[in-house]
Context: one part of a larger RNA
Formats: sequence, structure tokens, C1' cells
RNA sequence: ACAUUGUUAAGGAACUCGGCAAAACAGCGACCGUAACUUCGGGAUAAGGUCUGCCCACAGCAAUGUGGGCCGCAGCUAAAGAUGCCAAGCGACUGUUUACCAAAAACACAGGUCUCUGCUAAACCGUAAGGUGAUGUAUAGGGGCUGAUGCCUGGCCAGUGUCUGAACGUUAAGGGGAGAGGUUAUCCUUCGGGAGAAGCUUUGAACUGAAGCGCAGAUGAACGCCGGCGGUAACUAUAACCGUCCUAAGGUAGCGAAAUUCCUUGUCGGGUAAGUUCCGACCCGCACGAAUGGCAUAACGGUGUGGAGACUGUCUUAACCAUGUACUCG
Repeated sequence: ACAUUGUUAAGGAACUCGGCAAAACAGCGACCGUAACUUCGGGAUAAGGUCUGCCCACAGCAAUGUGGGCCGCAGCUAAAGAUGCCAAGCGACUGUUUACCAAAAACACAGGUCUCUGCUAAACCGUAAGGUGAUGUAUAGGGGCUGAUGCCUGGCCAGUGUCUGAACGUUAAGGGGAGAGGUUAUCCUUCGGGAGAAGCUUUGAACUGAAGCGCAGAUGAACGCCGGCGGUAACUAUAACCGUCCUAAGGUAGCGAAAUUCCUUGUCGGGUAAGUUCCGACCCGCACGAAUGGCAUAACGGUGUGGAGACUGUCUUAACCAUGUACUCG
């Protein structure tokens, strides 16, 4: 000096990003007592207070109770054995996860909803045979989204997707084979050449021809989207109101400087001597918003945040002891 451990006057979080670490109260014993809130189960061992040894007698099955007595500073005498409270965020909960830097607000979940599937089911594995689904049968099985519960879940089908429709347009291979070309038996010839059947062959128009696309409609707990400008009230300010442009329609309820707010330490109130955090409001929401769910919510959480209590070497400010190392000497 380091590691591990113990103790410390006075103060008691002044430390620090943050009470990290440590300390301490209580100790699933008994009695008393117990709030808000609540899904009436909880919250709850809430909180908070008192008691606790040993001996004798009596009662009692016992637990234990009543009375008397004994000792100590101290009786759950050792060990072991919850820190509790207030406020609000997120996630309902128990559970799961990055084996070896993340345990969470992420995943899952019960519940909700959409969609596919009539059984040789859909979906999936396999070249196939075959198998899973399922020795199940729509109160079943697969897939998507959401995520207990409560109150709710607004408008837009123009775009994209999905579903339905089949009249018309477009549309492939195939079918079809009008017509055209090559070859030449033969014929004609001015001997240069010309015409040219059948067959073979190279092409090839009309017509026919499915889904799809166009077209018509439906559909948002499908992907998604949910405006601008100008004016107006008898102080001012503001605008219930009016005009106008655009749109498929212009954001409803609820919430809101929020895990979302740039400006921003917004403004006001609370808490502090002092508060960029926190709580309650306001609303000009840069850029919340309704199952990509919205807003509440008891209980729960090794969860992020703020506060106060108890407690302490975290600190003011450092000191001493122990054990093991480093180091020095022998």
C1' cells in the first nucleotide's frame, strides 16, 4: 500500500448521476390495533403499541391462564429469522428471455376480434409413398392483430390489398388454314427463258381461345389516411359565426410540455432556504389519439422516477484493530 473484516466522539446523505455500498428498525411468537383505495377477494404481518426468563401452587387433555416468589444492566439473553411509508410512470397478474456485458416498459399470458377450413379439411413436412393436424370435426383446427378487468373503440373505400360479379374490352399456347413462297412431273419457247399440277416443304390472315388486367360493387379489430387561407362580438383580446380553396374524408371521445414538447429550465400552483428532476393544472399537441388500440384501474414487480422516516464511516475527516498478500530485514 492492497484485499477481506471489525469498531468509532459530534453531526446524520452535507456523499453521489443516484443512499451505490454499509448500517439499522422489526423478526411468519402472544395480545391490542390497523388508513386511503378496492375487481369486496384484498390492501394486511398494513401502519403503530405492549409483552416475552426461571421456580412454586391452582385450573386445564393440552395450548395456556390466574396467584405468589427469585436473579440480572439486559430474559424471543446464543444462532437463525421482513426496512417500513407517501406520490405518480410502465406492464394487469404467476411466468419467459440475449448460456458468457441488457431480466426490462421486451416476449408470453387468460380475455377480445378478424380471417381461412365441411373432412381425403385448411395449414405444414416429404420427389413420392406417407405423416402431422387428429384416432380431432366449426363449442374443432390453422393463421394475423390486440393483450386481465372497467368505460369505450369516431370519420374516410380516392390509393393499395382482399372478397364478390360476369355483360363488354384486352389477352398466351393450342385449334384453324384464306393467302404467299421454294422445289418440279409436264407444257410452251424467239433456246436466253417462261408457265407450272400432285407431293414434300417454308410461312401464314380471318375466326376460336382461360385466368389475369381493365370494368362494377363490397370491405378498416385490412395496409393505411384523418387540411389551408381570410374576415367577424359595443374597451382590448379571443372567435360561437361567415366566406373561400382543396380533399376519399378533414382527428370524434378521452388524454396532453407526456417513455411523445423542438423552442423549453414553457407558464401558474405545491414541495425546498434554494428544485433543468418530481407532483397538480393550463393547452400554440414542432410531431397524442382510439385493438399499429384510447383513457382509467385494485392487486402484483430484484421495474424506471420524486419525496419524507428510521439508520448509518456514503460524507465533514479521518483514526485504530484483526487476517492474508506486496515490500524490508534475518
A computed fold for a 330-nucleotide part of an RNA from a Patescibacteria group bacterium, annotated as large-subunit ribosomal RNA, domain IV. NCBI's taxonomy places the organism under Bacteria, Bacteria candidate phyla.